[in-house]
RNA sequence: GCGGGUGUAGUUCAAUGGCAGAACAUCAGCUUCCCAAGCUGACAGCGCGGGUUCGAUUCCCGUCACCCGCU
Numbered sequence: 001g002c003g004g005g006u007g008u009a010g011u012u013c014a015a016u017g018g019c020a021g022a023a024c025a026u027c028a029g030c031u032u033c034c035c036a037a038g039c040u041g042a043c044a045g046c047g048c049g050g051g052u053u054c055g056a057u058u059c060c061c062g063u064c065a066c067c068c069g070c071u
Base pairs, nucleotide, nucleotide: 001070002069003068004067005066006065007064010024011023012022013021018054026042027041028040029039030038047063048062049061050060051059
């Protein structure tokens, strides 16, 4: 330099153009003599900028970061 892939919650991962979910973690409450475990609830996110569309996490373009391959 060229090509490909990935980017979603604090972490690990889902989501076929139509309300963004789960688990773990964190916090609060319940339970317990205390801790742990368990139960209930809360908190929190679509890498960034444009385009298409009635509507975009999803499709298109660019860009950034990381990973892989080629030279």
Source information:
This is a predicted structure of a 71-nucleotide RNA (transfer RNA) from Nonomuraea corallina. Its mean pLDDT, the model's own confidence on a scale to 100, is 82. It was read from a public genome assembly. Its Rfam family is "tRNA". Gene Ontology term of the family: triplet codon-amino acid adaptor activity.